Predicted 3D model of a 1647-nucleotide part of an RNA (large-subunit ribosomal RNA, half A) from Jaaginema litorale LEGE 07176. It matches the Rfam family "Bacterial large subunit ribosomal RNA". Rfam links the family to the GO terms ribosome and structural constituent of ribosome. The source organism's lineage runs through Bacteria, Cyanobacteriota, Cyanophyceae, Jaaginema and Jaaginema litorale. The full RNA is in RNAcentral, with records from ENA and SILVA. Its mean pLDDT, the model's own confidence on a scale to 100, is 83.
Context: one part of a larger RNA
RNA sequence: AGCUAACGGCGGAUCCCUAGGCACACAGAGGCGAAGAAGGACGUAGCAACCGACGAAACGCUCCGGGGAGCAGGAAGCAUGCACUGAGCCGGAGGUCUCCGAAUGGGGCAACCCCUAGUACGGUCUGCUGAAUCCAUAGGCAGACGCGAGCGAACUCGGCGAACUGAAACAUCUUAGUAGCCGAAGGAAGAGAAAGCAAAAGCGAUUCCCCCAGUAGCGGCGAGCGAAAAGGGAACAGCCUAAACCUUGUUCUUACGAGAACAGGGGGUCGUGGGACGACCACCAGAGACUUGGAAAGUUAGACGAAGUUGUUGAAAGCAACACCAGAGGAGGUAAAAGUCCUGUAGUCGAAAACCCAACAAGCUCGGUCGUAUCCCGAGUAGCUCGGGUCUCGUGAAACCCCGAGUGAAUCAGCCAGGACCACCUGGUAAGGCUAAAUACUCCUGUGUGACCGAUAGCGAACCAGUACCGCGAGGGAAAAGUGAAAAGAACCCCAGUAAGGGGAGUGAAAAAGAACGUGAAACCGUUAGCUUACAAGCAGUGGGAGGACGAUUAAACGUCUGACCGCGUGCCUGUUGAAGAAUGAGCCGGCGACUAACAGGCUGCGGCAGGUUAAAGCACAAAAAGCUGAAGCCCAAGCGAAAGCGAGUCCGAAAAGGGCGUAUAAGUCACAGUUUGUUGACCCGAACCCGGGCGAUCUAACCAUGUCCAGGAUGAAGCUUGGGUAAAACCAAGUGGAGGUCCGAACCGACUAAUGUUGAAAAAUUAGCGGAUGAGGUGUGGUUAGGGGUGAAAUGCCAAUCGAGCCCGGAGCUAGCUGGUUCUCCCCGAAAUGUGUUUAGGCGCAGCGGUAAGUUGAACAACUGUGGGGGUAAAGCACUGUUUCGCUGCGGGCUGCGAGAGCGGUACCAAAGCGAGGCAAACUCAGAAUACCACAGUUGAACUUGCCAGUGAGACGGUGGGGGAUAAGCUUCAUCGUCAAGAGGGAAACAGCCCAGACCACCAGCUAAGGUCCCGAAAUAAUGACUAAGUGAUUAAGGAGGUGGGAGUGCCGAGACAACCAGGAGGUUUGCCUAGAAGCAGCCAUCCUUAAAAGAGUGCGUAAUAGCUCACUGGUCAAGCGCUCCUGCGCCGAAAAUGAACGGGGCUAAGUCAUUUACCGAAGCUGUGGACUCAGAAAUUGAGUGGUAGGGGAGCGUUCUGUUUGGGGUGAAGCACUAGCGGCAAGCAGGUGUGGACUGAACAGAAGUGAGAAUGUCGGCUUGAGUAGCGAAAAUAGGUGUGAGAAUCACCUACCCCGAAACCCUAAGGUUUCCUCCGGAAGGCUCGUCCGCGGAGGGUUAGUCAGGACCUAAGGCGAGGCCGAAAGGCGUAGUCGAUGGACAACGGGUUAAUAUUCCCGUACCGUUGAUUGUUGGUCAAGGGGGACGGAGAAGGUCAAGGGAGCCGGAGAAUGGUAGUUCCGGUGUAAGCGUUCGAGGUGUUGAGAGCUGGAGAAAACAGCUUGAGCUGAGGCGUGAGUCCGACCCGCUACGGCGGGGAAGUCCUGUAGAUCCUGCUUCCCAGAAAAGCCCUGAUGGCCAUAAACAAUCAAUGCCUGUACCCGAAACCGACACAGGUAGGGUGGUAGAGUAUACCGAGGGGCGC
Repeated sequence: AGCUAACGGCGGAUCCCUAGGCACACAGAGGCGAAGAAGGACGUAGCAACCGACGAAACGCUCCGGGGAGCAGGAAGCAUGCACUGAGCCGGAGGUCUCCGAAUGGGGCAACCCCUAGUACGGUCUGCUGAAUCCAUAGGCAGACGCGAGCGAACUCGGCGAACUGAAACAUCUUAGUAGCCGAAGGAAGAGAAAGCAAAAGCGAUUCCCCCAGUAGCGGCGAGCGAAAAGGGAACAGCCUAAACCUUGUUCUUACGAGAACAGGGGGUCGUGGGACGACCACCAGAGACUUGGAAAGUUAGACGAAGUUGUUGAAAGCAACACCAGAGGAGGUAAAAGUCCUGUAGUCGAAAACCCAACAAGCUCGGUCGUAUCCCGAGUAGCUCGGGUCUCGUGAAACCCCGAGUGAAUCAGCCAGGACCACCUGGUAAGGCUAAAUACUCCUGUGUGACCGAUAGCGAACCAGUACCGCGAGGGAAAAGUGAAAAGAACCCCAGUAAGGGGAGUGAAAAAGAACGUGAAACCGUUAGCUUACAAGCAGUGGGAGGACGAUUAAACGUCUGACCGCGUGCCUGUUGAAGAAUGAGCCGGCGACUAACAGGCUGCGGCAGGUUAAAGCACAAAAAGCUGAAGCCCAAGCGAAAGCGAGUCCGAAAAGGGCGUAUAAGUCACAGUUUGUUGACCCGAACCCGGGCGAUCUAACCAUGUCCAGGAUGAAGCUUGGGUAAAACCAAGUGGAGGUCCGAACCGACUAAUGUUGAAAAAUUAGCGGAUGAGGUGUGGUUAGGGGUGAAAUGCCAAUCGAGCCCGGAGCUAGCUGGUUCUCCCCGAAAUGUGUUUAGGCGCAGCGGUAAGUUGAACAACUGUGGGGGUAAAGCACUGUUUCGCUGCGGGCUGCGAGAGCGGUACCAAAGCGAGGCAAACUCAGAAUACCACAGUUGAACUUGCCAGUGAGACGGUGGGGGAUAAGCUUCAUCGUCAAGAGGGAAACAGCCCAGACCACCAGCUAAGGUCCCGAAAUAAUGACUAAGUGAUUAAGGAGGUGGGAGUGCCGAGACAACCAGGAGGUUUGCCUAGAAGCAGCCAUCCUUAAAAGAGUGCGUAAUAGCUCACUGGUCAAGCGCUCCUGCGCCGAAAAUGAACGGGGCUAAGUCAUUUACCGAAGCUGUGGACUCAGAAAUUGAGUGGUAGGGGAGCGUUCUGUUUGGGGUGAAGCACUAGCGGCAAGCAGGUGUGGACUGAACAGAAGUGAGAAUGUCGGCUUGAGUAGCGAAAAUAGGUGUGAGAAUCACCUACCCCGAAACCCUAAGGUUUCCUCCGGAAGGCUCGUCCGCGGAGGGUUAGUCAGGACCUAAGGCGAGGCCGAAAGGCGUAGUCGAUGGACAACGGGUUAAUAUUCCCGUACCGUUGAUUGUUGGUCAAGGGGGACGGAGAAGGUCAAGGGAGCCGGAGAAUGGUAGUUCCGGUGUAAGCGUUCGAGGUGUUGAGAGCUGGAGAAAACAGCUUGAGCUGAGGCGUGAGUCCGACCCGCUACGGCGGGGAAGUCCUGUAGAUCCUGCUUCCCAGAAAAGCCCUGAUGGCCAUAAACAAUCAAUGCCUGUACCCGAAACCGACACAGGUAGGGUGGUAGAGUAUACCGAGGGGCGC
């Protein structure tokens, strides 16, 4: 370390449970609100954080009822109270009810601020007033009313109105008038009493249900869309006006008769037309949906209410025993399962008050007949034209209805409709209005029900959930139940730190129920024990098996654990031609997780009836059931035809012909179940998109308004001055001057390079360099622009870490011919990867092939055998068509000779045709197979038809025949066969497709196939004959080779071959030519002769040329075979790749190769024995069969719930764990033991949220990685002391180190208690911790003057009226908000643990009020001034900070120096007064003042007169004999406290502040309003007053104020190397805020 067992931990599945949900039924209610809603904020208790309740009358007040003993909510505890004089509690009616919110006095950042203290705004009414415009109207003002406003789930009506999608694309169309937005109303809404529907018959408002009917129709006549009438039911209800006519009032006109207009009253309301009008009759009765009153009953509290005990048990309701009630045996509770214990239930009774309400009563409203002359009967209407919309109706022949524009009638002798239109006929009476019921829905209340859920389920939410948390926002959105009957919640003891945790004791039935609490599975982590494991290689098992150790009630032919060693053996799923695959998916475990439902068709099964069947609805009922009623309708019973139509026939046709479709062949229908199809999300999960409505400019882009920032250094434009120069200029020089999208360079802004970082310190940074840095500059605050859009010095950049079109929610379960996943068992059969069509090629339709059911079969079909056929392939052939090599002959032609020409010759050129020899062909065939195909016969078996249900339509390799390719491919494409696919077994080492062979199960039986028989390895070290020598066997070619065996042929050879050795190899001649030379041997020509046994005018080597050595050739020696060519068997070389790898290994000379022969081995094949099942069969000891993916069919198991029947259970249910039983294999089912502590089986039926291993599934838990990476700036620690259980980390002390234009101090924003003190140490802190920005408790923020409001306005927002717009709403005037700006009164010191310009001390100032005194017309409105403004540059004054000197005090002598060295300190506000002190600025080019002018008061302007002021930081004096102050002294609890207290001067001082809102200069020409000041006449008010001045006194509202603020407290998910506006910012060196070192101060970066 592995396996096993036992016992634990972790974890929270399972079972049980339910307090919460879900779906409905029947009733009720169907609104609340200016009398202030819904919804909130903040408060209210003795102690009070949260929920609930309540509202300053605040855990409650009053009255009336109920009720009857305790009570002060959840929610304990302490304290204190209330209550029989009736509390608490329940019901009814009242009172109170802060602030926000329609929010309503004004404002606003909701719950706040301000004031004159207000119903804001709209509406209606009344009155007054009153424009353009005479009357008038609009408008304005005042009063009255108290009408509207806002909220709310669905239902309803209306306005506007998508897209994805479907059409396999897409545009008409569809989705769909849907989603969404908006407006409005009600308990319902809408519709509604015919200008209707029909059809020759009729009906008689509307609405809803059934049916008509998926019909008529519409429709790229595609996809799809889709009525109505009639019929059956529910419910029923009808009315009022306008006009004609009569009349009243007001106004106007008038011819004075009257008429007109407006507002009323009477009258009148219809289609057999009605009414007015005229005549006549009634005025009773009846009816009503209107108003008021109004019983019983009902609703809102309640009351009474039968009947059981004992034993057992921890506890009884269970069981046992003996009883009882029942108009009550619903339900819940009680220690377990209760009719008789409790609450209740059946039944009976009950209301002071409120609500509701029938009959009825009162009021109110409502007549009829006849006649016909005249009158009336709804006008910019109907109709028509054009453009649209809506109906089933898409422009169509398109009626009817509606809208927009234009045009434009009639009045009953009229008008409209009946699907263009016309005629006839029929129906109706438009252009005004109201109308219950039947119908739709459920935010809400009560009661009840469930073959609904039971904590991953059921609402998102059983629990303090729309919470925590995330997001700027719209918005998104969890997890989380269980001690026990009862807290009886563990007194006391022990370990330990007065922890955490544990052990005893005790309680309890149980603590293995101990609060991390019912049961307590698995992953995972341990402890103990048995066996195994350190020479052994692999899906980890399986078959065998030695050894070791154990057990005892499912088991005696015993069983369990371990497993040395041997054989065989490449996971699962998906998807594929093919996966161990290095193709997909899964870390592991547990829970959840996918073919459903509705409607409509087809088929099958089963049942009822024979024609079948009801729908809506009704009846009845305790009833959401069942039953009965209900033929309206549907299907069938007859077909044919386009139809009229005819009909066992009909249609075509002239037809009686012929043919088509029917009849003959004759049963359906309605339920239920299964299967399949269609429409719906339709098996589940999954897009990117599109559209609608909203939310976002706290990031970023641009713009608007208002503020602010830029150390230092350099350069030196224009202009000017001076000098020179010129007639004058120009020009030149020097100086001055200080321009610039100028230069260098910090802050600041940016981001060019590199490295680091890349699970970072950081979702963009760090380090070192880099660019701009007075400008088109940077930056703060406030605001504007919004997605089909904005913004963009333009990159498709940016618009909240998102941008070729943001985000959120919705349409929405979009769609997905695509990918993935799809859950129990057994049995039977079993494919395809082909054809054809396809905007089709990975999809689909039809056919093919499968299954199943029924039927049929002398036919047809298939295989084999036999017989008979036609063929034109293979091979072959060359007769045809072509092609092709050679030879012979040579038509014709070319060339050429001769000729004047005709023509005649020659030819080594080309060549037809013929002959001979030899070839080739897919598109050649004189001839021609095997197979295949056709036909017939026989045998065998299966085949076919129809209905229903599929899958497949990617194929792969091998053999054969072809095409393409290169007679390449594990290539591609056809045909045909086989195998795989979907096929296991044996062989080929291993190896889907090759060879053998088709697995129902068992067997320690036999025989074989392919292939094998030395060992691995079962079987021959078999036999005979050869070959091979190469380890060939056990990789390949061209090519090469005296390898070797066999065969054939030919030559030489005892007249001596072949090889070897000895010898010769000569002469003419150096042949000739050529050459410098050429002599056998550079080259050319020739290549003879002689001597010989033989010897070339020479086969090589060699020389300059010779020479020289050889060869051919000859002789000798030797001695018998020697050469050459061809065919053939087996071998050799050719033969180089990356880990060793080309017999499977050992190894083999056979154990290789060839041939022949025998034996054996060898598979899931065949046989044998036993068994199971399927099919056939009447049966048999019968026969055949049982591999299987997609797929079809059949039979079962299990889960949850329901019904009926019957059981089990505290003497122990379910669940969980173990277990050797049973069953036909299985899915599974029992029994037992332990745990557990309350429910749960079986049989037969029924209904489904019904079975999990995979979906990068989902939720939770737990591993691995791993004690690994890391512990977040390398500014740095060390020692001592203390505390404590414990100290690197806490405190203190001493050293050391770091920052110091910061790592210090202040402040805005933002945060919101983090501030201070005490206590604590679980978690947080990247370690530790005694510590903390952590937990608990307590404390802390004090303002007339600071900031904001009670003041002002900018950009911009809102916006009375108004304008515009389908609605929502948009714009905008008066106004009103809105700082980042304007205006505006306090300083110094002290004090606290924590605040201070706030408290205290001292000294001031501002406003208001009062008093006193004095003075005066004041004030409002209105007018005016002023406020009031840019950039850059330069110079000076003063002050502050700082520096120097002086002065004062202290320290120091143990060690270099030393009484001159070191250290410390040297301050003082505002206001007021004076200041002739004051640098300056402005001003004689006129400050200031006065007068005059224009309509003119001031101011301004103009004129005149006079003539030096005005402004100004600061200094000095006072404030101030105070206060502060180094240091010293005393005390101390060591934190501090008290007291004393010297000097307190001068110089310097560019940069800072101020003078200065100044001066100079430049062009881009640089807010507004208020505070403040002035004001004649006229106007309002006052003058009974008011105002001003002085003094004194009193008084002064609301908000902020703690703490952090370059950060551990803000923005970045963090105690994060990032970001964050403004002010102060010392010394030395230095130009400097650079840089270096230091001060004050702060730190050493939480391993």